[in-house]
This is a predicted structure of a 62-nucleotide RNA (Fluoride riboswitch aptamer (crcB RNA motif)) from a Bryobacteraceae bacterium. The sequence was found by an Rfam model in a public genome assembly. Of the family's consensus pairs, 100% are formed in the model. NCBI's taxonomy places the organism under Bacteria, Pseudomonadati, Acidobacteriota, Terriglobia, Bryobacteraceae.

RNA sequence: CUGUGAACAGGCGUUGGAGUUCGCCUUUAACCGCCCUCAGGGAAGAUGACUCCUACUCACAC
Numbered sequence: 001c002u003g004u005g006a007a008c009a010g011g012c013g014u015u016g017g018a019g020u021u022c023g024c025c026u027u028u029a030a031c032c033g034c035c036c037u038c039a040g041g042g043a044a045g046a047u048g049a050c051u052c053c054u055a056c057u058c059a060c061a062c
Stems, first nucleotide, its partner, number of pairs: 009026005016053006034042003
C1' cells in the first nucleotide's frame, strides 16, 4: 500500500454549538437547498423535529 473477515461503531439530514428524538447511509454511500416565465427573478430558515446557547437583523423599554 492492497485485499478479505470480524468486532466496535461512525457519518449524514441547505450557514455555528449542546441535549433529546426521528429518518437515512455504510465510504462506489447518505448528503452537498427550493420555486419560476431560468445566464434573470422569487420565498422560508442558524432545527430533519423540539428546547437552549451563540452570531446576525428588526422593534420597544431602561